């Protein structure tokens, strides 16, 4: 660096829109409406273990510089896959 395994935290929240099922309708087509699901946006609230940034104990004679699971949250996450710092194995 690559395979396996193992891995936390935080709305499965709202609001619109755009497709799809379903109910709806005396009947047939088919509106409003309502529920259910997918995608998009938006505007807040939380998380912190991808990355990023900053201080720092320590490193060094001194300078420079380096540096965390502290800290900020741009980026990311917020059932679930996914993706993960970090551990363990192999090669």
């Nucleotide at each position: 660096c690559u395979g396996c395994g193992g891995g936390a935290g935080a709305g499965g929240a709202c609001u619109u829109g755009u497709c799809g099922g379903u109910g709806g309708c005396a009947g047939a087509c088919u509106a409003a409406c309502a529920c259910c699901g997918a995608c998009a946006a938006g505007a807040c609230g939380c998380c912190g273990a991808a990355g990023g940034c900053g201080c720092a104990a320590c490193u060094c004679g001194c300078u420079c510089g380096g540096a965390a699971a502290c800290g900020c949250u741009c980026a990311g996450g917020u059932a679930a896959c996914a993706g993960g710092a970090c551990c363990g194995u192999a090669g």
Molecule: Glycine riboswitch aptamer
Organism: marine sediment metagenome